[in-house]
Molecule: SAM riboswitch aptamer (S box leader)
RNA sequence: GCCUUAUCAAGAGUGGUUGAGGGACCGGCCCUAUGAAACCACGGCAACCUGCCUUCGGCAAGGUGCCAAAUCCGGCGGUAGUGUAUCGCAAGAUGAGGG
Numbered sequence: 001g002c003c004u005u006a007u008c009a010a011g012a013g014u015g016g017u018u019g020a021g022g023g024a025c026c027g028g029c030c031c032u033a034u035g036a037a038a039c040c041a042c043g044g045c046a047a048c049c050u051g052c053c054u055u056c057g058g059c060a061a062g063g064u065g066c067c068a069a070a071u072c073c074g075g076c077g078g079u080a081g082u083g084u085a086u087c088g089c090a091a092g093a094u095g096a097g098g099g
C1' cells in the first nucleotide's frame, strides 16, 4: 500500500528544545511569534483489541488511538419550503481481522 468490517456532533494539555507553518487532498473558513509543525518529558481522554468478574452488564488499563473548531464546513447524488436544510454515498482517520 490492498481487501473486509465497526466507529467518527461526546471527551482530554502543560512544560522544555526549536522557530513558520498547520488544519489529509481541492475550494472555503479558521488556528498560529500571546509561538505553527516536529521532537522530548510528564499528564490526560476514551474503551476498538486485551485481561478479570457475579457476563443483556460491569471493572481494569497491558497493545493501539486521540487531546482547536462535527472527520472544521463543502466536494458526488437524493429530497424539500433551494444563497438553505436534511439524508445517503464517496474520500479520509482509527481499531480489529485477512492475503
Base pairs, nucleotide, nucleotide: 002098003097004096005095006094007093008092013042014041015040016039017038021031022030023029025075026074027073028072043067044066045065048063049062050060051059052058053057071091076088077087078086079085080084